[in-house]
RNA sequence: AACUGAAUAGAGCCGAGCUCGUCCGUCAGGGCGAGGCGGGGGAACCGAACGGACCCGGGGUGAAUCGCACGACCUGUGCGUAGGCGAACUCCUUCGAGCCGAACCCGACAGCUAACCCCGCAGGCAUAACGAGGAGGGUGA
Numbered sequence: 001a002a003c004u005g006a007a008u009a010g011a012g013c014c015g016a017g018c019u020c021g022u023c024c025g026u027c028a029g030g031g032c033g034a035g036g037c038g039g040g041g042g043a044a045c046c047g048a049a050c051g052g053a054c055c056c057g058g059g060g061u062g063a064a065u066c067g068c069a070c071g072a073c074c075u076g077u078g079c080g081u082a083g084g085c086g087a088a089c090u091c092c093u094u095c096g097a098g099c100c101g102a103a104c105c106c107g108a109c110a111g112c113u114a115a116c117c118c119c120g121c122a123g124g125c126a127u128a129a130c131g132a133g134g135a136g137g138g139u140g141a
Stems, first nucleotide, its partner, number of pairs: 012125003018035007036121006046111001057109001058106004066080005083100003089136005
């Protein structure tokens, strides 16, 4: 000097996963209340309905669905794909390299759905391209 790994601090990023007050606690964190964000259940109306066949149930959160090939008797690998993230003061529009395209839950059961009822407020990253137009804001400039 290069490469690799780890730790600390981050203007920040994905995501609903936040703010304030109060109490307990050495801290971490937890309880309660208020506001806010997200999800589920749940009338009327609408939708659905009848008949036949088959049967491998059906449903929810989420962008994460589907197809092809290979392999295997496993639950994998690869290529693509619906869809999603991606402009750094903020919002909107636009560009788009690159990246993701998972995981889990309910338990025979749920269309929509006012009132009403219930639940969550996690987790993971940090160089996360290049940085156009409009509006607003900020700064000693």